[in-house]
RNA sequence: GCUGUCGUAGCUCAAUAGGCAGAGCAGUUGCUUUGUAAGCAUCAGGUUGCGGGUUCGAGUCCCGCCGACAGCU
Numbered sequence: 001g002c003u004g005u006c007g008u009a010g011c012u013c014a015a016u017a018g019g020c021a022g023a024g025c026a027g028u029u030g031c032u033u034u035g036u037a038a039g040c041a042u043c044a045g046g047u048u049g050c051g052g053g054u055u056c057g058a059g060u061c062c063c064g065c066c067g068a069c070a071g072c073u
Base pairs, nucleotide, nucleotide: 001072002071003070004069005068006067007066010025011024012023013022019056027043029041030040031039049065050064051063052062053061
C1' cells in the first nucleotide's frame, strides 16, 4: 500500500430481507436483615465511532474519514 470483518449503555453483547434502540452484569432507590452479603422489586443510563447521501422512515443501504483486528504484498 491492497483486501476483508468489526465499532450500539460503564462492561459483555443483541437488534440481519429498512419500521418505537434492548438484555445480562455493574449503578440508584426501596423491601428483607441487628448489620452486611445474597435474594426480590424499582429507577436511571444511548446524538448507534465522526461527517455526508438515499428514503416517508437508517443501528441496518451507499460514500468519505477515524480506530481495532485478520490476511496479502
A computed fold for a 73-nucleotide RNA from a Clostridia bacterium, annotated as transfer RNA. The coordinates come from a structure-prediction model, not an experiment, and the mean pLDDT is 81.